């Protein structure tokens, strides 16, 4: 350069609990591990969640809608460890 079959040195955590925050979606800390070769890093393109505030209606209530989120949904972009081969 390209790859993750095996082994090692490490690494990271999904549900669930508990504490905070948040109007929710969530997030964040402990606690736990289903699973990850980028489950680092960035909301850039696309998808999805949410609905305070807005708008719409006006009657209790339904809908539009991100200026809210999610990279552990895919895709770019940057970066990088251990290995194997060349």
């Nucleotide at each position: 350069u390209u790859c993750g079959a095996a082994a090692a040195a490490g690494g990271c955590a999904a549900a669930c609990c508990u504490g905070u925050c948040g109007a929710a979606a969530g997030a964040u800390a402990g606690g736990g591990a289903c699973g990850c070769a980028a489950a680092g890093c960035a909301a850039a393109g696309g998808g999805c969640c949410u609905a305070a505030u807005a708008c719409c209606g006006u009657u209790u209530g339904a809908g539009u809608g991100a200026u809210g989120g999610c990279u552990g949904c895919c895709u770019u972009g940057c970066u990088a460890c251990c290995g194997a081969a060349g």